[in-house]
Molecule: Bacterial large signal recognition particle RNA
Organism: Paenibacillus tarimensis
RNA sequence: CCGUGCUAGACGGGGAGGUAGCGGUGCCCUGUAACUCGCAAUCCGCUGUAGCGAGGUUGAAUUCCUGUUAGAGGUUGUGCGAUGCAAGGCUGGCGUCUGUGAAGCGUGUUGACGGUCGGGUCCUCCGCAAUGGGCGCCUGUGAAUCUGGUCAGGUCCGGAAGGAAGCAGCCAUAAGCAGGUUAGCCCAUGUGCCGGAGGGGUGCCUGGCCCGAGCGUGGAUCAGAAGUGCCGCUUGGAUCGCAUACAUCGAAGACAGGUGCACGG
Numbered sequence: 001c002c003g004u005g006c007u008a009g010a011c012g013g014g015g016a017g018g019u020a021g022c023g024g025u026g027c028c029c030u031g032u033a034a035c036u037c038g039c040a041a042u043c044c045g046c047u048g049u050a051g052c053g054a055g056g057u058u059g060a061a062u063u064c065c066u067g068u069u070a071g072a073g074g075u076u077g078u079g080c081g082a083u084g085c086a087a088g089g090c091u092g093g094c095g096u097c098u099g100u101g102a103a104g105c106g107u108g109u110u111g112a113c114g115g116u117c118g119g120g121u122c123c124u125c126c127g128c129a130a131u132g133g134g135c136g137c138c139u140g141u142g143a144a145u146c147u148g149g150u151c152a153g154g155u156c157c158g159g160a161a162g163g164a165a166g167c168a169g170c171c172a173u174a175a176g177c178a179g180g181u182u183a184g185c186c187c188a189u190g191u192g193c194c195g196g197a198g199g200g201g202u203g204c205c206u207g208g209c210c211c212g213a214g215c216g217u218g219g220a221u222c223a224g225a226a227g228u229g230c231c232g233c234u235u236g237g238a239u240c241g242c243a244u245a246c247a248u249c250g251a252a253g254a255c256a257g258g259u260g261c262a263c264g265g
């Protein structure tokens, strides 16, 4: 140096979390090359030599070990931002209340506001008028007979003269009917304001007198009070994103070095 056979070792690794600590199952990352079976988060097993038990493959090398480098990915801190949660009202905003009372508009020396006196509207009573009705009055009509007057004809009495009753008609009327209505009387009323008296007086209208310049509407501006967690703000913590790093852990990969035993040639 080569060949053969064994052994040590290897057959994923890492992060967070969990744990007195270590590893595993579970979650996440890397990778596609990462043995099989059983145990196991209310955990399973072990004690810095740190999974336990059983089986299988590979095997001293590009595959094992060490160092350097690398830097996927995770975690942590800080800063910024976003989302949502909780608390906070004598910090803002917001709405309300109180005070102030701008502009504009209307009105006012043809007298505002205010004061005073009075009247009306309102209620009650009385009167008057009106209206309606009735009476009355006027006109007309109006009784076969049971109204009156006059009573033709006719009837009765009488010798006669004359007298009596009396139908129709006419006239006038009673009861009734119809019409009208000035004066007159009676009754009635949500008719009228005409008169008088009393009452009432919130509001409205109106007249006289005094005073002498605003009055009404409007709600700008400013100030204050309490409130409100809707918005801004403050504080706390949660999730996500970006950046940064005293950071922290760290795989694949790359480089360098190291490393058995036996037999034979």
Stems, first nucleotide, its partner, number of pairs: 001265006009058003012030004020047005035055005064258006073249003076245008085236004092231001093228002096225004104217004114210008122199006128192002130189006136181006147172004155164003